[in-house]
This is a predicted complex of two RNAs, RNase P RNA and transfer RNA, with 420 nucleotides together.

RNA sequence: CGAGCGGACCGGACAGCCGCGGGCGGAGUGCCGAAAGGCCCCGCACGAGGAAAGUCCGGGCUCCAUAGGGCAAGGGUGCCGGGCAGUUCCCGGUGAAGGCGACUUCAAGGACAGUGCAACAGAGAGAUACCGCCGGCCGCAAGGCCGGCAAGGGUGGAAAGGCGAGGCAAGAGCUCACCAGCGGCGCGGCGACGCGCCGGCUAUGCAAACCCCACCUGGAGCAACACCGUGGAGGGACUUACGGCGGCCCGCCGGUCCCGGGGAGGUGGCUGGAGCCUGCUGGGAACAGCAGGCGUAGACAGAUGGCUGUUCAAGACAGAACCCGGCUUACAGGUCCGCUCGGAAG
RNA sequence: GGCGGUAUAGCUCAGCUGGUCAGAGCAUUCGGUUCAUACCCGAAGUGUCGUUGGUUCGAAUCCGACUACCGCUA
Repeated sequence: CGAGCGGACCGGACAGCCGCGGGCGGAGUGCCGAAAGGCCCCGCACGAGGAAAGUCCGGGCUCCAUAGGGCAAGGGUGCCGGGCAGUUCCCGGUGAAGGCGACUUCAAGGACAGUGCAACAGAGAGAUACCGCCGGCCGCAAGGCCGGCAAGGGUGGAAAGGCGAGGCAAGAGCUCACCAGCGGCGCGGCGACGCGCCGGCUAUGCAAACCCCACCUGGAGCAACACCGUGGAGGGACUUACGGCGGCCCGCCGGUCCCGGGGAGGUGGCUGGAGCCUGCUGGGAACAGCAGGCGUAGACAGAUGGCUGUUCAAGACAGAACCCGGCUUACAGGUCCGCUCGGAAG
Repeated sequence: GGCGGUAUAGCUCAGCUGGUCAGAGCAUUCGGUUCAUACCCGAAGUGUCGUUGGUUCGAAUCCGACUACCGCUA
């Protein structure tokens, strides 16, 4: 210098003017109201994100349900150890795959519990013999029949280990060395697993097919839910001193008092929480502990915008709606740190 | 805001315990029938199965992520 890998961070900046949202403070001879208070006005500081998104997981919170256990149903839970409130997340490792490498990726239990599928092609898809090789018999020959074999050809994604030597009528783990796989033993490791030795001789793939094993799960969601007073369908009591009908009582219509589901309205829930930053300590890391510091969107038709100027690299994806942790998806451009490979020069 | 569901030919739908089968009806085109049209008869064309990854020998079908649309909920 070129090509690349991993991690962390930023996501225009500054100034002026106008405007919006909730909060705090102030002011009035303003408006509404009986008042409390509300509106208007002025000032002050504050006011979207790394994903606020998708709503894919896990929680907090609230209501409903609930003795305990089992079955069913559901689950993109599924190598090992640790972290976390918890997880399908994170960290470290094991194994497999890819890359020269830095490094990356993996839904990675079980196919001797059972069932199922493997279309077409091919003789045969979990068992087999089409071509073929070998032996015997028949035949003048071409060839036919019987038997042995599974090395070679062919089909296929996949054909009962791979490769070499021996062996054989021809062959074949039939025998042997190495390799892969399976089982046992020993050693190392908390463990997944690794290494070594021995053994017999070979076991198809699919479980993101049904399923088996282990594990997890009560349901709904802030438009949850709680409270407030007013109106009010309807219900109950009284009528004692009240009005009308009536001669009077009962009764009816009024009247008074009480209860009053759902819906509309208002208030709460509403933002400080497993929070963030810095330092020290423990740890290999995720993370934990301690000390100090920081903090202020909270609407309910829903606020973050507009204009001007300067500057730079000319500004992407996109905007809260109960909250938090994670994952996934979208993203112009830029900064920093560590590392790998190749080339050149010293 | 929250919770569910759907996407297959021009239209309406089958096919979704994976297999060379992507199909039916209507519509379109051509031919026949008729003097001509319709009806009728015969034939034909038509799909990246919403997009994109994964599992598998093989995906419309199974799984994930996106996109578009629909419904319920005060």